[in-house]
């Protein structure tokens, strides 16, 4: 450093769901009792992505928007996984990276600072040449020339040394070394290499924008369906409609029988676990992954089962507990175990 385990063996007791028996019982999908099997994780978590499913919205084109972006391969799909380039850490095995275009164009770069992008001179260097003075050596810093040195900044228009030269300076001077273009070679490609060209070109694109790719939207199983007893009602329709009473002082309606229809809420059943699945094998593939064969059905609760005591491994202890279901990321973790991995 990388992968990988996640107590494990047996005995009694208790629990959850179902099977199968038996018995209530004449039958059951109700109830009871027994066998014997079976019952958390590696992350069940965070709920950070993707998805099925399920409910309601919209449904046609066009733009605008939103996502994603090295190259190749897997995958339903993904802020996912391999394999590979390239950057960057590490003596190394090995780690980590949201990594298209800044030569289409635009905008921005606080403060400092001469200058923040085709450009400049604060200190500074020279003053060969030409000026001026002076016989002359030389002064003067007047035209000029200069960016090397300092000095600022996250960042200064390639770095280092040499050469030239008044001072300099990629200066079509030269060695390295960085970059950018070109041209050849390898590769499937991202790229690499080797040769040439002084061509030297800031930084942001997690700002606009440019190129490519892709895209209904919105709530999540407390989604959502599906039964209904008893209740409930200014409901509907058939019958009967004589008095009396009552709502209600008065006038119209209503209070009747019989049927029809009807909630919200709690209930119960479903959704629920047979599956982008398990295990095993052989085959393909460097690897994610796939293919094709057997083999068995392996938590499904609604106050929520999954404990617990003894032995025995030297000790049984971490993080933590299923709730619609899967693929990932991501965080927690005591020990342990392999490595033809490293110093």
């Nucleotide at each position: 450093c990388a992968g990988c385990c996640g107590g494990a063996u047996a005995a009694u007791c208790g629990c959850g769901g179902a099977u199968u028996u038996c018995g209530g019982u004449a039958a059951a999908c109700c109830c009871g009792a027994a066998a014997g099997a079976u019952g958390a994780g590696g992350a069940a978590a965070g709920u950070c992505c993707g998805u099925g499913c399920a409910u309601c919205c919209a449904a046609g084109g066009a733009c605008a928007g939103a996502u994603c972006g090295c190259c190749g391969g897997a995958g339903a799909a993904a802020c996912u996984c391999c394999g590979g380039a390239c950057g960057g850490c590490g003596u190394g095995a090995g780690c980590c990276g949201g990594u298209g275009g800044a030569u289409a164009g635009g905008a921005c770069c606080a403060c400092a600072g001469a200058a923040a992008a085709u450009a400049u001179a604060c200190a500074g260097c020279c003053g060969a040449u030409g000026g001026a003075c002076g016989u002359a050596a030389g002064u003067c810093a007047c035209a000029g020339g200069c960016a090397a040195u300092g000095g600022u900044g996250c960042a200064a228009c390639g770095g280092u040394g040499a050469g030239u030269u008044a001072a300099g300076a990629g200066c079509u001077u030269c060695a390295c070394c960085g970059g950018c273009g070109g041209u050849a070679u390898u590769g499937a490609g991202a790229a690499a290499u080797a040769c040439c060209g002084g061509c030297c070109a800031g930084g942001c694109a997690a700002c606009c924008c440019c190129c490519g790719a892709u895209c209904g939207g919105a709530u999540g199983c407390a989604a959502g369906a599906u039964u209904g007893a008893a209740u409930u009602g200014a409901a509907g329709g058939u019958u009967a409609u004589a008095a009396a009473g009552g709502c209600u002082g008065u006038c119209c309606g209503c209070c009747a029988a019989c049927u029809u229809c009807u909630a919200a809420g709690a209930a119960a059943u479903c959704g629920c676990u047979a599956g982008a699945g398990a295990u095993u094998g052989u085959g393909a593939g460097c690897a994610a992954u796939c293919a094709c064969a057997a083999u068995a059905c392996c938590a499904g609760a609604c106050a929520g089962a999954u404990g617990a005591u003894u032995a025995u491994c030297u000790a049984a202890a971490a993080c933590a507990g299923a709730a619609c279901a899967c693929g990932g990321c991501u965080u927690a973790c005591g020990g342990g175990c392999u490595g033809c991995u490293u110093u």
Predicted 3D model of a 343-nucleotide RNA (Bacterial RNase P class A) from a chicken gut metagenome. It matches the Rfam family "Bacterial RNase P class A". Rfam links the family to the GO terms ribonuclease P activity, tRNA processing and dimeric ribonuclease P complex. By type it is a ribozyme.